Predicted 3D model of a 349-nucleotide part of an RNA (small-subunit ribosomal RNA, central domain) from an uncultured organism. It matches the Rfam family "Bacterial small subunit ribosomal RNA".
Context: one part of a larger RNA
RNA sequence: CUGGGUGUAAAGCGCGUGCAGGCGGUCAUGUAAGUGGUGCGUGAAAGCGCCCGGCUCAACCGGGCGAGGCCGUGCCAAACUGCGUGACUGGAGGCAGGUAGAGGCGCGUGGAAUUCCGGGUGUAGUGGUGAAAUGCGUAGAUAUCCGGAGGAACACCAGUGGCGAAGGCGGCGCGCCGGGCCUGACCUGACGCUAAGACGCGAAAGCAUGGGGAGCGAACGGGAUUAGAAACCCCGGUAGUCCAUGCUGUAAACGCUGCAGACUAGGUGUUGCGUGCGACGAGUAUGCAGUGCCGAAGCCAACGUGAUAAGUCUGCCACCUGGGGACUACGGCCGCAAGGUUAAAACUC
Numbered sequence: 001c002u003g004g005g006u007g008u009a010a011a012g013c014g015c016g017u018g019c020a021g022g023c024g025g026u027c028a029u030g031u032a033a034g035u036g037g038u039g040c041g042u043g044a045a046a047g048c049g050c051c052c053g054g055c056u057c058a059a060c061c062g063g064g065c066g067a068g069g070c071c072g073u074g075c076c077a078a079a080c081u082g083c084g085u086g087a088c089u090g091g092a093g094g095c096a097g098g099u100a101g102a103g104g105c106g107c108g109u110g111g112a113a114u115u116c117c118g119g120g121u122g123u124a125g126u127g128g129u130g131a132a133a134u135g136c137g138u139a140g141a142u143a144u145c146c147g148g149a150g151g152a153a154c155a156c157c158a159g160u161g162g163c164g165a166a167g168g169c170g171g172c173g174c175g176c177c178g179g180g181c182c183u184g185a186c187c188u189g190a191c192g193c194u195a196a197g198a199c200g201c202g203a204a205a206g207c208a209u210g211g212g213g214a215g216c217g218a219a220c221g222g223g224a225u226u227a228g229a230a231a232c233c234c235c236g237g238u239a240g241u242c243c244a245u246g247c248u249g250u251a252a253a254c255g256c257u258g259c260a261g262a263c264u265a266g267g268u269g270u271u272g273c274g275u276g277c278g279a280c281g282a283g284u285a286u287g288c289a290g291u292g293c294c295g296a297a298g299c300c301a302a303c304g305u306g307a308u309a310a311g312u313c314u315g316c317c318a319c320c321u322g323g324g325g326a327c328u329a330c331g332g333c334c335g336c337a338a339g340g341u342u343a344a345a346a347c348u349c
Base pairs, nucleotide, nucleotide: 004320005319006318007303008302012317014201015200016199017198021194022193023192025088026087027086028085029084030083031082033081034080035077036076037075038074039073040072041071042069048066049065050064051063052062053061054060091191092188093187094186095184096183097182098181099180103177104176105175106174107173108172109171110154115149116148117147118146119145120144121143125136126135162169163168206247207246208245209244210243211242215241216240220236221235222234223233258316259315260314261313262312263311266294267293268292269291270290271289272288273287274286275285276284277283298305299304322349323348324347331342332341333340334339
C1' cells in the first nucleotide's frame, strides 16, 4: 500500500467540547485546477511482447518492430469534483408559545431508625450461633418510659418509570445554572457531519491539608470451625466511609455494540407532547420524541440481532492481525506517592 474485520472468537478511546484535516444539500451561471480526449516532445541500454536470425536443439546470444508514464507542453470538452458569483429551503441554527424530569451547584429544613449521654421503672441475665464461646451485666445490663447529643442515609411513593454526554442522579423547600421534547413554520440561508493532536468531565479505592465520626468496617485483637483456618460464622475494632480544598485518572467506565445521516413488514406495553372524533372527560384513530418486549425480510459461525439493527448504504474517527513472555522491561510524558499512559525484544508453544 492492498485486502478482511471489531455484540460474545483479536479489535469501539470511559464520556464530551473542539482547532487542523477528511467529507459535504438544491438550482443557475462563469472558470478550467482535478477529470476525459487529441497533437507534439520525451520515455538510454538491459528487461518485457511479437517477428527474424546464430550456437546440431534449448537455455543463452544478436537484430528489427512494439508496448510501457502520478511526465512535460499546445489545443478541445465541461458531465462530475474543486474554485468564483447569484439564488433556494428540505440539513443546521434562531424566534414565539407550551411542557416533563432523582440533570448540576449552593443554602436551609423534616421525620423514622441506630448509637451514645442523663433520669425513672425494674432484676438476672443478655447477646450471639448450626451449636457455642469470646463480649456485655449485681459498680444494676438486656427490656421499658422520658429528656438530650451527634453523624449518616432518606422507608412508603417507585415503575421493564424519569433525567444526564458518560461517570452518575432519589426526603422536603428556596435560589442560581444546563440540556431535552412538542407546536407554529415567523427569521438566518448550508452557517453542516466527523474529529488526529489539544482541552474539559470522569464510580470506587487511594493520596495531601484541615474538619467530622452515629452506623458500617480493610488492617488488627479475640472467640469458634477445622487435620490446619493466614478464611467463610461470632465479639470487638483503626484507616476509611462523611464535609471543604487540591491531587489521582483507573473499572466487567458494559448495550462487552464509536458518532452523524438516509432507506427497509408488522404486533404489543409504557413516558412526555400534539391533532381529529367525542363533552376541552373516559375512550378511540393518528403524528413526533423517548424507553421496553415479540417478531417479517435480511444479516450471523452459531447464539442471536431485527426502524433503539448486529439489515441496506454514505461520511469521518478509533482499534485488531496466533498463544505465552506482557495491561511487562527500557525510554519518554504525567503524578506528592501509590502508580498511570505510550509500549517492545530475547525465548517458547